[in-house]
């Protein structure tokens, strides 16, 4: 330095052009004398930064930044 891959909620992670979701955790309620535990209800995330493309961009295309792997 050059290749390949990743960045999306507090974490781990789905989504691959039409206004972002699970799960976990957390808060609110419910049930109890009180607790756990069940069970209901809660998500306005500059989708890594800037720019292009397009009606329309997390998603495509270019630079950059960071993380992991592999050549050297």
């Nucleotide at each position: 330095g050059c290749c390949g891959u990743g960045g999306u909620a507090g974490c781990u992670c789905a989504g691959g052009g039409g206004u972002a979701g699970a799960g976990c955790a957390a808060a609110g309620g419910a049930c109890u004398g009180a607790a756990a535990a069940u069970c209901c209800u809660u998500g306005u995330g500059u989708c890594g930064a800037c720019a292009g493309u397009u009606c329309a961009a997390a998603u495509c295309u270019g630079u950059c930044c960071c993380g992991c792997g592999g050549c050297a």
Predicted 3D model of a 72-nucleotide RNA (transfer RNA) from a Candidatus Parcubacteria bacterium. It matches the Rfam family "tRNA". It is annotated as a transfer RNA. Taxonomically the source falls in Candidatus Parcubacteria (Bacteria, Bacteria candidate phyla).